Predicted 3D model of a 72-nucleotide RNA (transfer RNA) from a Bacteroidales bacterium.
The source organism's lineage runs through Bacteria, Pseudomonadati, Bacteroidota, Bacteroidia and Bacteroidales.
The sequence was found in a public genome assembly.
RNA sequence: GCCUCCUUAGUUCAACGGAUAGAACGGAAGUUUCCUAAACUUUAAAUGAGGGUUCGAUUCCCCCAGGGGGUA
Numbered sequence: 001g002c003c004u005c006c007u008u009a010g011u012u013c014a015a016c017g018g019a020u021a022g023a024a025c026g027g028a029a030g031u032u033u034c035c036u037a038a039a040c041u042u043u044a045a046a047u048g049a050g051g052g053u054u055c056g057a058u059u060c061c062c063c064c065a066g067g068g069g070g071u072a
Stems, first nucleotide, its partner, number of pairs: 001071007010025004018055001027043005048064001050062003
């Protein structure tokens, strides 16, 4: 260089083109406790950038960026 796959909360992962984008762990607050931990309750937090298609895009297309694998 070429081919291919991936990119979504802090982390690991979900989500037929249509839900308020969910879950676990982690964070914060509260209850409990002498304190901590545990348990329970509540809560904040994300679609890599830019375009296109569509009534509607996390999902499809193009391009860029980053990362993994393959190939001489």
Its Rfam family is "tRNA". From the family's description: Transfer RNA (tRNA) molecules are approximately 80 nucleotides in length.